Guanidine-I riboswitch aptamer from Cohnella lupini, 115 nucleotides, folded computationally. The sequence is in RNAcentral, with records from Rfam.

[in-house]
């Protein structure tokens, strides 16, 4: 490098910030103007929210492998295709980097390490 299907994918959740909405505040401006309100600007994820990120070891579908099988067209044929049943096990894990608007159980990474 190459076999080797601890495959790949969708959707969910756990779990995550803070790009945008939403929601809080402001001793800032501006309009209405008693207040209150309404738009802009800034601060806030120690805001249980909407958008969004999101699992090898989380759920659920589908496709794809294997093993057996049942038919079909077929006959340079050990071929092409369409079903069905089983199988798909097991899994403790940092520090630390990274990407995105910013972070996680995301990506390094089923790793380094451990029994």
């Nucleotide at each position: 490098a190459a076999u080797u299907a601890g495959g790949c994918u969708u959707u969910c959740u756990a779990g995550g910030g803070u790009u945008c909405c939403a929601c809080g505040g402001u001793a800032a401006c501006g309009c209405c103007g008693u207040u209150c309100g309404c738009g802009u600007a800034c601060c806030g994820g120690u805001u249980c929210g909407g958008u969004c990120c999101g699992a090898g070891a989380g759920g659920a579908a589908g496709c794809g492998c294997a093993u057996c099988u049942u038919g079909g067209c077929g006959a340079u044929a050990u071929g092409c295709g369409a079903g069905g049943a089983u199988g798909g096990a097991c899994a403790c894990g940092g520090c630390g980097g990274g990407a995105u608007a910013a972070a996680a159980a995301c990506c390094c990474g089923g790793g380094a390490g451990u029994a």